[in-house]
Context: one part of a larger RNA
């Protein structure tokens, strides 16, 4: 490499955008691929084999065949490629409607916490399994008033919603991206009972490449209420560099850059088609109903649960497949050594990416 795999045994890139690869229906040309005829060539020996020769055999001789490759000639035209013409089912655009914590920016609100100040008040408070460290007569804790600051947004809240993923939730405003339903409808014009938007394969995947990417960490400047690595103290203990308690600095927050990793998980790559149902929820319709809105029925896009066939080593999956198929990509090949060494690229650094072997079982 082939084969076989990739939820949990080794193995799906963290996610997305984009060349080669693969690609809908009808038809024309052509003959590159494809198929057929015939000719040449691919030394002999060897291998396989018909027949024969050494008394047999090994061995030798004779003829044939096998594996196919390649070149020329003449044809076929289904498939594929090419050339040209069309189609609308895939895909997209426009129109109408619609749900949403999707993104970015700005403004505002309330509860709580801490703090400073003042009122009342006068001895404890706080902490724990129990204590102590700690705070407090220089008036703490408790209580009430008015003030400041920073961070996070109770209830609603859900098995719910949105986003490619990371992620997104107080309220309002502005701006902006994506999704979904319907096309037999609505509306309107012709017009009088029928018909009706546009493009026309523009698609899928995606090596390299690019973009985004939690938390922690780094650089510079701000900010700093609470929490809290490190650190100090008190306990516990044989010890206690811990678990518990009292403090507490980086950090957590903002702005501009960097880092590029996570059990970045559904441990399940993306796309398309097909294959029983039952029970929910969310969005948008249709039909029915009604004064109107529900309910009931039904379609579709998502999101759950249970389950048939089938699959699976089992567990379980099961129209949101781990079923049945096709296309493209990534990736695995016993455990350890080791995601280490070395080299290279990137990075301010921390480190990241790529990534062996000896040896050993």
């Nucleotide at each position: 490499u082939u084969g076989g795999g990739c939820g949990u045994a080794a193995a799906g890139c963290a996610u997305c955008u984009a060349u080669a690869g693969u690609g809908g229906c009808u038809u024309u040309u052509c003959a590159g691929g494809u198929c057929c005829u015939c000719c040449g060539u691919a030394a002999a020996a060897u291998c396989c084999u018909u027949g024969g020769g050494c008394u047999c055999a090994a061995c030798c001789c004779u003829g044939g065949a096998c594996a196919u490759g390649u070149g020329a000639u003449g044809g076929a035209a289904a498939c594929u490629a090419c050339c040209g013409a069309g189609c609308u089912g895939g895909a997209g655009u426009a129109u109408u409607g619609u749900a949403g914590g999707g993104g970015c920016a700005g403004a505002g609100a309330g509860a709580a916490u801490u703090u400073a100040u003042g009122u009342u008040g006068g001895a404890g408070c706080g902490a724990u399994g129990a204590a102590a460290u700690g705070c407090g007569u220089a008036g703490a804790g408790a209580u009430c008033g008015a003030g400041a600051a920073g961070a996070a947004c109770a209830c609603c809240a859900a098995u719910g919603g949105c986003g490619a993923a990371a992620g997104c939730a107080c309220u309002c405003u502005g701006u902006u991206g994506g999704g979904c339903c319907g096309a037999c409808a609505c509306u309107g014009a012709c017009a009088c009972u029928g018909a009706c938007a546009c493009u026309g394969a523009c698609a899928c995947u995606g090596a390299g490449a690019g973009a985004u990417g939690a938390a922690a960490g780094c650089u510079a400047g701000g900010g700093g209420a609470g929490c809290a690595a490190a650190u100090g103290g008190g306990a516990u203990u044989a010890g206690a560099u811990a678990c518990c308690c009292c403090a507490g600095u980086a950090g957590u927050c903002c702005u501009a850059g960097c880092c590029g990793u996570a059990a970045a998980c559904a441990a399940u790559g993306g796309a398309u088609a097909c294959u029983a149902g039952g029970c929910g929820c969310u969005g948008c319709g249709c039909a029915u109903a009604u004064c109107g809105a529900c309910c009931c029925g039904u379609g579709u896009a998502g999101u759950g649960u249970u389950g048939u066939a089938g699959c699976u080593a089992a567990u379980g999956c099961g129209u949101u497949a781990a079923g049945c198929a096709u296309c493209c990509c990534a990736u695995c090949u016993g455990g350890g050594g080791a995601g280490c060494a070395u080299g290279u690229u990137c990075g301010c650094a921390a480190g990241a990416a790529u990534g062996a072997a000896a040896c050993u079982c």